Notes: Model confidence (mean pLDDT): 85 of 100. This is a predicted structure of a 101-nucleotide RNA (SAM riboswitch aptamer (S box leader)) from Flavobacterium hercynium. RNAcentral holds the sequence, with entries from Rfam and Ribocentre.
[in-house]
RNA sequence: GACUUAUCCAGAAAGACUGAGGGAAGAGGCCCUGUGAAGUCUUAGCAACCUGUUUCUCAAUAAGGUGCUAAAUCCUUCCUGCUUUGCGGGACAGAUAAGAU
Numbered sequence: 001g002a003c004u005u006a007u008c009c010a011g012a013a014a015g016a017c018u019g020a021g022g023g024a025a026g027a028g029g030c031c032c033u034g035u036g037a038a039g040u041c042u043u044a045g046c047a048a049c050c051u052g053u054u055u056c057u058c059a060a061u062a063a064g065g066u067g068c069u070a071a072a073u074c075c076u077u078c079c080u081g082c083u084u085u086g087c088g089g090g091a092c093a094g095a096u097a098a099g100a101u
Stems, first nucleotide, its partner, number of pairs: 001101001003099006013043005021032003026077004044069003049065003052061003073093001078090005
């Protein structure tokens, strides 16, 4: 990297360095950002997929492996339903985990 399965409207930020972009890609919106973006590091936190521990199970816990800490995966895009300025469903794509190759 391609594959399978599960989840994705919940939750959780401070500091240091640095200095202009960022919200995955194209397009359209809408936002965040010198009252400091992205990135790196430190500390802290959230969560509970895997492992561990307790437990008959359910479940609990949060030590280990990951992950995450603006907005639903920020929204739409393709298909579709309805009572059609709107509200839904599905697909695709993506992210994460576990597995298998």